[in-house]
RNA sequence: CGCUGAGUCCGUGCCCUGGGGCGCGGAGCGGGGGACCCAGAUGUUGGGGCGAAUCGCGUGUCGUCCGCGCGUAGCGUCACUCUUUCGACGCGAGCCCGUCAGCUAACCCCGUAGGCCGACGAAAGAGG
Numbered sequence: 001c002g003c004u005g006a007g008u009c010c011g012u013g014c015c016c017u018g019g020g021g022c023g024c025g026g027a028g029c030g031g032g033g034g035a036c037c038c039a040g041a042u043g044u045u046g047g048g049g050c051g052a053a054u055c056g057c058g059u060g061u062c063g064u065c066c067g068c069g070c071g072u073a074g075c076g077u078c079a080c081u082c083u084u085u086c087g088a089c090g091c092g093a094g095c096c097c098g099u100c101a102g103c104u105a106a107c108c109c110c111g112u113a114g115g116c117c118g119a120c121g122a123a124a125g126a127g128g
Stems, first nucleotide, its partner, number of pairs: 002116003008027009028112006038102001046100001047097004055071006074091005080127007
């Protein structure tokens, strides 16, 4: 420089001092709750949320969880940007709420992180 992701920018106070960290207030972005109407039935076989991360088959076990293998819904990268096609390479996790939540205007609440890279394919269209 670049990648994943909502995770960026501005103002201000304090602290440390090449420049950063934290608190507060905004903007932007992201997420949740929440009427009429509509939809729908549910109630330990609990239910639900964030996220691409679901669902199968085989195997270890009597079974669940979990481990491993092969797939898969879905997702990402390939360097000016976006969309599409082909090709290549990967991911296909984890966590949270706590008996409770469909959609949902007004309204209310929350987050603004973390983790990574030595890799430089092709074509079409529209931009820059």
Source information: The RNA shown here (c-di-AMP riboswitch aptamer (ydaO/yuaA leader)) has 128 nucleotides and comes from a soil metagenome. The RNAcentral record of the sequence draws on MGnify. The prediction has a mean pLDDT of 83. Its Rfam family is "c-di-AMP riboswitch aptamer (ydaO/yuaA leader)". Its family is annotated with regulation of gene expression and cyclic-di-AMP binding in the Gene Ontology.